[in-house]
Molecule: transfer RNA
Organism: Candidatus Zixiibacteriota bacterium
């Protein structure tokens, strides 16, 4: 240098041959529950999906670059 996969809440991840308000777990807050704390059990917040452009009536999803990260190749 070129080839190939990822990037989506605080973490681990779905959703991806475009469609309506973007979602689980588990962390976090809150209330109930308990002498107290764990466990339960309600509930609440939290992300314009790496950045910018581009096709679309519509893009997390299809395209270019560019950024980070892991593989493989002389």
């Nucleotide at each position: 240098g070129c080839c190939c996969c990822c990037g989506u809440a605080g973490c681990u991840c779905a959703c991806u041959c475009g469609g309506a308000u973007a979602g689980a777990g588990c962390a976090u807050c809150u209330g109930c529950c308990u002498u107290c704390u764990a466990a339960g059990c309600a509930g609440a917040g939290g992300g314009u999906a790496g950045c910018u452009g581009g096709u679309u009536c519509g893009a997390a999803u299809c395209c270019a670059g560019c950024c980070g990260g892991g593989g493989g190749u002389a």